[in-house]
RNA sequence: UCAGUCGGCCGGACGGCCGCUCCGCGCCAAUGCCGAAAGGCGGCCGGGGAGGAAAGUCCGGGCUCCAUGGACAGACGGUGCCGGAUAACGUCCGGCGGGCGCGAGCCCAGGGACAGUGCCACAGAGAACAGACCGCCGCGGCGCGUAGUGUUCAGCCGAGGCAAGGGUGAAACGGUGCGGUAAGAGCGCACCGCGUUUCCGGCGACGGAAACGGCACGGCAAACCCCACCGGGAGCAAGACCGAAUAGGGACCGCACCGGGGCGCAAGCCUCAAGCCUUGUCCAGGCCGCGGUCCGGGUAGGUUGCUUCAGGCGCCGGGCAACCGGCGUCGCAGAGGAAUGGCCGUCACGCGCGGGGCUCACGCUCCGCGCCCUACAGAACCCGGCUUACAGGCUGGCUGAUACG
Repeated sequence: UCAGUCGGCCGGACGGCCGCUCCGCGCCAAUGCCGAAAGGCGGCCGGGGAGGAAAGUCCGGGCUCCAUGGACAGACGGUGCCGGAUAACGUCCGGCGGGCGCGAGCCCAGGGACAGUGCCACAGAGAACAGACCGCCGCGGCGCGUAGUGUUCAGCCGAGGCAAGGGUGAAACGGUGCGGUAAGAGCGCACCGCGUUUCCGGCGACGGAAACGGCACGGCAAACCCCACCGGGAGCAAGACCGAAUAGGGACCGCACCGGGGCGCAAGCCUCAAGCCUUGUCCAGGCCGCGGUCCGGGUAGGUUGCUUCAGGCGCCGGGCAACCGGCGUCGCAGAGGAAUGGCCGUCACGCGCGGGGCUCACGCUCCGCGCCCUACAGAACCCGGCUUACAGGCUGGCUGAUACG
C1' cells in the first nucleotide's frame, strides 16, 4: 500500500420567528365557563418530547383477568452435543465434534439407524449380508499356413474359477501398499479405518495410548418413530372505577332433579348424595340445576391502567466471556384518531460541473457555482432477544500478499 475478516459509534448541527404536546407543593385567575352527571377548561414562567431497528408479531417474560387447584398418566406443541449466564427463552457466552477457508474466521434442524415400520427413483450385473455388462485365469474342443507330425499365435464354442481392473450411479458390502495365486480376494501381513476391553487426561461433550480381533448388517429420523427435558388459557380492544341508559326479556330442545338426614305447623331453609366445573384416575375445593339453538333490548360519556424500571450512565472488584456484585449519579415521550411541525439564514456531509497545486500513476488538497430530512424508516402497557431493511461517514482488533528500511 492492497485484499479480507470480526466488532463499535454516528446517521445532521447552530440561530431566529410562529405553532403542538406532557410535567410542575411555581405565579395569576375560579365564588368563573361547558356538561344531565361523572368530569373537563385559561395565561405567564421553568423543564421534557420517537428508533437502532420504533418494523415483522417469530420466541420468552413482567403485569391483568379467568373455579378451579395438587399429584400421577395421556394427547398436542417445543427444544435436542457439553458446561455456564439469565426472570426466562428456541436467546447469549465458552468449549467439543464435523464441514469450508492459505489464514484471521465462518457454517451445522449436532441425542438414537442393534425398539419397530418405511424409503433409496432412473441407470446398472448388483443398492444390504447383493452381484457379472466389458473383462482376467487355466481346462476341453475347433481352428490355419504346400503336406505330415508335434507344438501352437490371433480368434470362436462349452463347462468352470474370480470380483482385483473398467463401466453405471448420489452412493457398490473397507482404503493404500507388499506378498501370495492359474487368475484373484483380508487369502496373509504393515499402516489407516472398524469393533471389544483396559488405562491416562478432562466437571463433561470428548481426546490420547495399549492389547485382542470375526477383519465389516450401508445411507436417510429438516421420514414416521424412540429417548431426555420443558410447556394452563386469553390478552391493555387485559382489567378497575364513576356516571348514564335498558327488558332482573322471550321461545324451543336435551340431560338432571326421582334419594337420605336436620330444623319448621306449613311454605320453605341447611347439609349430604347425584350431576357439573376435567382427556383419564385419585385427593381437595366450588356450583347446586346444567348445557345448546334462535329472536329481541341496552352498552353515548369520563377517569384510570399509562410509565421508576429484570432502568440508563460512570468507576471499582470477580470471571476467558456471556454476565454478576459494590459505590456514585441521572429521571431520559406518555398521545387518545393520535402530539415534537412550518418558515428563514448559516454551516457540515454527500452529489454534479469548472478551475488551480502536488504526484510516475493511483490518488491527495484548495477554490467557485448549483442541488441537498438526502438511507431504512415513526412509539401506543412495558422489558430481554431473534429476523428483516439501511444512502453515507468515523473508528478498533486480527489475517494474508507485496515493497522498502
A computed fold for a 405-nucleotide RNA from an Alphaproteobacteria bacterium, annotated as Bacterial RNase P class A.
Its Rfam family is "Bacterial RNase P class A". Rfam classes the family as a ribozyme. From the family's description: Ribonuclease P (RNase P) is a ubiquitous endoribonuclease, found in archaea, bacteria and eukarya as well as chloroplasts and mitochondria. Rfam links the family to the GO terms ribonuclease P activity, tRNA processing and dimeric ribonuclease P complex.
The sequence was found by an Rfam model in a public genome assembly.
The organism belongs to Alphaproteobacteria, within Bacteria.